[in-house]
RNA sequence: GCGGGUGUGACGCAGUGGAAGCGUACCGGCUUCCCAUGCCGGUUGUCGUGGGUUCGAAUCCCAUCACCCGCU
Numbered sequence: 001g002c003g004g005g006u007g008u009g010a011c012g013c014a015g016u017g018g019a020a021g022c023g024u025a026c027c028g029g030c031u032u033c034c035c036a037u038g039c040c041g042g043u044u045g046u047c048g049u050g051g052g053u054u055c056g057a058a059u060c061c062c063a064u065c066a067c068c069c070g071c072u
Base pairs, nucleotide, nucleotide: 001071002070003069004068005067006066007065010024011023012022013021018055026042027041028040029039030038048064049063050062051061052060
């Protein structure tokens, strides 16, 4: 230098056009003498960044950043 992959909450991951969900974690309550477990409820997302397409984009297109893999 060229090609490919990944990027979504604090963490691990789903979500291939109608606008974001699960688990863990965290907070509160119940239970317990206390802790743990269990049960109930709740908070956290500019979907890496910038632009484009579309009535509508995490999703499609372009560029770019970070990391990983391959080729040279």
Predicted 3D model of a 72-nucleotide RNA (transfer RNA) from a Pseudomonadota bacterium. Its mean pLDDT, the model's own confidence on a scale to 100, is 80. It matches the Rfam family "tRNA". The family's RNA type in Rfam is transfer RNA.